[in-house]
Notes:
Model confidence (mean pLDDT): 81 of 100. The RNA shown here (transfer RNA) has 72 nucleotides and comes from a soil metagenome. The sequence is in RNAcentral, with records from MGnify. It matches the Rfam family "tRNA". Its family is annotated with triplet codon-amino acid adaptor activity in the Gene Ontology. Rfam classes the family as a transfer RNA.

RNA sequence: GGCCGACUAGCUCAAUGGUAGAGCAACUGACUUUUAAUCAGUGGGUUCCGAGUUCGAGCCUCGGGUCGGUCA
Numbered sequence: 001g002g003c004c005g006a007c008u009a010g011c012u013c014a015a016u017g018g019u020a021g022a023g024c025a026a027c028u029g030a031c032u033u034u035u036a037a038u039c040a041g042u043g044g045g046u047u048c049c050g051a052g053u054u055c056g057a058g059c060c061u062c063g064g065g066u067c068g069g070u071c072a
Stems, first nucleotide, its partner, number of pairs: 001071007010024004018055001026042005048064005
């Protein structure tokens, strides 16, 4: 340098172009002498950045960035 893939909550990952979710973690409450465990609930998002298509984009298109793989 060419090609391919990934990027979404603190972490690991979902999400048919139509209200962004789960598990774990955090916080609050119940339970318990206390902790742990268990149960119930709450909060947490500029979906890597910019533009385009569309009535509507996490998803489609283009450019850029970071990381990984591969070829030389």